[in-house]
RNA sequence: CCAGAGGGCCGGGCGGCCGCGGCUCGCAUUUGCGAGGCGAGGAAAGUCCGGGCUCCAUGGAACCACGGUGCCGGGUAACGCCCGGCGGAGCGCUAUAGCUUCGGCGAAGGCGCUUCAGGGAGAGUGCCACAGAAAGGACACCGCUUGGCUUUGGCCAGGUAAGGUCGAAAGGGUGCGGCAAGAGCGCACCGCGGCCCUGGCAACAGGGUCGGCACGGUAAACCCCACCGGGUGCAAGACCGAAUAGGGGCGGCAUAUGGGCCUGGUUCCGGCCCGUCGCCCGGGUUGGUUGCUGGAGGGGCGGGGCAACCCGUCCCCUAGAGGAAUGGCCGCACAUUCACCCGGGUCUGCAGAUCAGGGUGGAGGACAGAACCCGGCUUACAGGCCCUCUGGCACU
RNA sequence: CGGGGAGUGGCGCAGCCUGGUAGCGCAUCUGCUUUGGGAGCAGAGGGUCGCAGGUUCGAAUCCUGUCUCCCCGACCA
Numbered sequence: 001c002c003a004g005a006g007g008g009c010c011g012g013g014c015g016g017c018c019g020c021g022g023c024u025c026g027c028a029u030u031u032g033c034g035a036g037g038c039g040a041g042g043a044a045a046g047u048c049c050g051g052g053c054u055c056c057a058u059g060g061a062a063c064c065a066c067g068g069u070g071c072c073g074g075g076u077a078a079c080g081c082c083c084g085g086c087g088g089a090g091c092g093c094u095a096u097a098g099c100u101u102c103g104g105c106g107a108a109g110g111c112g113c114u115u116c117a118g119g120g121a122g123a124g125u126g127c128c129a130c131a132g133a134a135a136g137g138a139c140a141c142c143g144c145u146u147g148g149c150u151u152u153g154g155c156c157a158g159g160u161a162a163g164g165u166c167g168a169a170a171g172g173g174u175g176c177g178g179c180a181a182g183a184g185c186g187c188a189c190c191g192c193g194g195c196c197c198u199g200g201c202a203a204c205a206g207g208g209u210c211g212g213c214a215c216g217g218u219a220a221a222c223c224c225c226a227c228c229g230g231g232u233g234c235a236a237g238a239c240c241g242a243a244u245a246g247g248g249g250c251g252g253c254a255u256a257u258g259g260g261c262c263u264g265g266u267u268c269c270g271g272c273c274c275g276u277c278g279c280c281c282g283g284g285u286u287g288g289u290u291g292c293u294g295g296a297g298g299g300g301c302g303g304g305g306c307a308a309c310c311c312g313u314c315c316c317c318u319a320g321a322g323g324a325a326u327g328g329c330c331g332c333a334c335a336u337u338c339a340c341c342c343g344g345g346u347c348u349g350c351a352g353a354u355c356a357g358g359g360u361g362g363a364g365g366a367c368a369g370a371a372c373c374c375g376g377c378u379u380a381c382a383g384g385c386c387c388u389c390u391g392g393c394a395c396u
Numbered sequence: 397c398g399g400g401g402a403g404u405g406g407c408g409c410a411g412c413c414u415g416g417u418a419g420c421g422c423a424u425c426u427g428c429u430u431u432g433g434g435a436g437c438a439g440a441g442g443g444u445c446g447c448a449g450g451u452u453c454g455a456a457u458c459c460u461g462u463c464u465c466c467c468c469g470a471c472c473a
């Protein structure tokens, strides 16, 4: 210097002119005019999670149903978010035991990167199409092999999961021994499971010992376990004012030791009402105020913590509107990019390829717009800056 | 602004819950029938299941994200 990966930040600047929406002040005071000051985002978006706030008549408890979450620890108001660990899977590099026809094959192990909706399949049920002999405690198709028979082609009765075949998946892996042939049948190493010890808050890791393996996959299938969750969304809700017919129909449960309601259902306790609940048709208004923006707010410094984050202290804050405003033009530079020209470096047999520099002219700044407010996630986004890591090239 | 629902041939819909072959009606095309047309009969073609990713051996179906379309919601008495 170039390329790639990860993380963080910014996302147009300066000047002039014209314009838009609130607020304050002044003049007019019916419309208005002038001045000052303020006026979108990192996602304001999707509405996917978690809260604040609000009402549901002030309810309480238990069970059931439904929904959600799911390794461990921490952070947080809370979360399905964040941080730090643990473990699995995939890929690449390296590499040991062992085997070897000396070409290699190659478990374990180590390092790096990526990724994980990562409780339970040793509680139960279901499913595993087609193909295949066989799809779950193997009905042996081919093969191998034993015995018998034989017309010498084979046939019958057995043994066998090492090999072939089918498949996404074939009932531990490699090797040696063993055997009629085979097989955890025996052994070594590895894997797996039970128990014990040690370390760790824990997930888990390491070691010992026992078991020849009895344990296929699927829970983003039912389900089991643990934990969490009442509903409703500012068109919630409160106040003032205006107007109208507090009108009509249908249905449910009932008509008094009864019935209805208390916002998923049931029961109990407690409470309210005497008819009550639901749906539909019809009537009136389209006004004002509030909720409303200063809050789990931001920045600097110091301290604690690996980090997320927390504590202390100082400073700062100004959209809050009605379907709803923040825009346009010109000029100047700038990132970036295109074309042409100029001279040069590297590779190279020429042609050519590639790299950076200078000059002229042109183009040129994305995604997107607050509507009660916060914390996250996800999605969209031209371009620029910074940090870390990896690889390559050049120079010292 | 808030809440809810749906995307499957040209059109209208099943299938999804319980994963394995995408089906029905109308329409289109061909043939038969008819003097000709319509109707009728027989047959054929036509589908990235809105898009992308994941789970799974396997996805229209299960899960996540995203796009498009549709519906409902003011107050008073």
Base pairs, nucleotide, nucleotide: 001392002391003390004389005388006387007386008385009384010383013332014331015330016329017328018327020039021038023036024035025034026033027032041367045378046377048376049375050374051373052372053233055231056230059269060268061267062266063265064264066229067228068227069226070225071085072084073083074082075081086118087116088115089114090113091112092111093110094109098105099104119224120223124222125221126218127217128216141164142163143160144159145158146157147156148155149154172190173189174188175187176186177185191213192211193210194209195208196207197206198205199204237290238289239288240287247281248280249279250278251277252276253275258274259273260272261271262270283472284471285470297316298315299314300313301312302311303310304309334365336363337362338361339360340359341358342357344355345354346353347352397469398468399467400466401465402464403463406422407421408420409419416453424440425439426438427437428436446462447461448460449459450458
The prediction has a mean pLDDT of 76. Two RNAs folded together computationally: RNase P RNA and transfer RNA, 473 nucleotides in total. Rfam match: Bacterial RNase P class A. Gene Ontology terms of the family: ribonuclease P activity, tRNA processing and dimeric ribonuclease P complex. By type it is a ribozyme.